[in-house]
The prediction has a mean pLDDT of 78.
Predicted 3D model of a 356-nucleotide RNA (Bacterial RNase P class A) from a soil metagenome.
Its Rfam family is "Bacterial RNase P class A". From the family's description: Ribonuclease P (RNase P) is a ubiquitous endoribonuclease, found in archaea, bacteria and eukarya as well as chloroplasts and mitochondria. It is annotated as a ribozyme.
The RNAcentral record of the sequence draws on MGnify.
Of the family's consensus pairs, 95% are formed in the model.
RNA sequence: GAGUCGGCCGGGCAGUCGCCGUGCCCGUCAGGGCAUGGAGGAAAGUCCGGGCUCCGCAGGACAGGGUGCCAGGUAACGCCUGGGGGGCGCGAGCCCACGGAAAGUGCCACAGAAAAGAUACCGCCCAAGCGCGCGAGCGCCGGCAAGGGUGAAAUGGUGCGGUAAGAGCGCACCGCGCCGGUGGCAACACCGGUGGCAGGGCAAACCCCACCUGGAGCAAGACCAAAUAGGGGAACGGGCGGCUCGUCCGCCGCGUGUGGUCCGCACGGUUCCCGGGUAGGUCGCUCGAGGCGCGUGGUGACACGCGUCCCAGACGAAUGACUGCUCUCGACAGAACCCGGCUUACAGGCCGGCUC
Numbered sequence: 001g002a003g004u005c006g007g008c009c010g011g012g013c014a015g016u017c018g019c020c021g022u023g024c025c026c027g028u029c030a031g032g033g034c035a036u037g038g039a040g041g042a043a044a045g046u047c048c049g050g051g052c053u054c055c056g057c058a059g060g061a062c063a064g065g066g067u068g069c070c071a072g073g074u075a076a077c078g079c080c081u082g083g084g085g086g087g088c089g090c091g092a093g094c095c096c097a098c099g100g101a102a103a104g105u106g107c108c109a110c111a112g113a114a115a116a117g118a119u120a121c122c123g124c125c126c127a128a129g130c131g132c133g134c135g136a137g138c139g140c141c142g143g144c145a146a147g148g149g150u151g152a153a154a155u156g157g158u159g160c161g162g163u164a165a166g167a168g169c170g171c172a173c174c175g176c177g178c179c180g181g182u183g184g185c186a187a188c189a190c191c192g193g194u195g196g197c198a199g200g201g202c203a204a205a206c207c208c209c210a211c212c213u214g215g216a217g218c219a220a221g222a223c224c225a226a227a228u229a230g231g232g233g234a235a236c237g238g239g240c241g242g243c244u245c246g247u248c249c250g251c252c253g254c255g256u257g258u259g260g261u262c263c264g265c266a267c268g269g270u271u272c273c274c275g276g277g278u279a280g281g282u283c284g285c286u287c288g289a290g291g292c293g294c295g296u297g298g299u300g301a302c303a304c305g306c307g308u309c310c311c312a313g314a315c316g317a318a319u320g321a322c323u324g325c326u327c328u329c330g331a332c333a334g335a336a337c338c339c340g341g342c343u344u345a346c347a348g349g350c351c352g353g354c355u356c
Base pairs, nucleotide, nucleotide: 001356002355003354004353005352006351007350008349009348011326012325013324014323015322016321017320019038020037021036022035023034024033025032026031040332044343045342047341048340049339050338051337052217053216054215055214064213065212066211067210068209069083070082071081072080073079084098085096086095087094088093099208100207104206105205106202107201108200121148122147123144124143125142129140130139131138132137156174157173158172159171160170161169175197176195177194178193179192180191181190182189183188221283222282223281224280231274232273233272234271235270236269238252239251240250241249242248243246254268255267256266257265258264290309291308292307293306294305295304296303297302327330
């Protein structure tokens, strides 16, 4: 100098005026005073996992959804740590949905003869058989898949032998399958033997296998509880009549309204109690799988022990505005039940490990 991994910060100080919460004090219950706390590393996306709440549920199975190398961590996870395998990089290091394709089904564009128990476009051969030719040879019947060509991919690769030409046809090495041994908890690795080779790829295609999995979410949910309307009940209420026997209907009376008054017209039982729900209020609400420091165990994720600290809690929803000084002139962005992750956004700066 270039790079790689991990951790941290995200303008600072002071003053004034406000806003939300908490504690104390004064109060004539209107309020006032003092002190103190007040966004983030992602508060975001709402993509996973859990707590909590309500509903459902004997147990099991199916369906649906999810996960997918091994071991560990954790409340749990699709997260994290360590390891194995594969790929990239000189390296530190980074990336990988990384079970099964001899259970079945399906797909493989274009090109190409052929895209899967296949096939012969160019090509190679004429040993055996037949025909022609005096002959070299040519043709037929046939053989082959080495070479060329197509493709992302062509039925193990390289070499030697072999052959008419060829071919795991034979052999050596590599690859692959199977068997055994050794190491490892395991994934797997290594070694030995054996088989001429099983017969392409795709499972973020259906599917198979193994494991996990009830639904909805703080507008969850719990409690208190007006006014008005409606429901239930009790007591009281003028007379007469009717029936379908209800406090139902009709008439008169009574009350209210309209109206100056009468007629008329319209409306109407009164009081009390009970329970449900609405508005509204309270709780849920923030002390928690919590932060920090030290020690112990562990490669590590993490666990345990001791000490210490209290750190927003709103609900048309606070966390702001102004001023002064200063610097390297300040990014992405703002809680809404809580927590663990992942992912995404981010001006600039600091520290440490390691590599070339």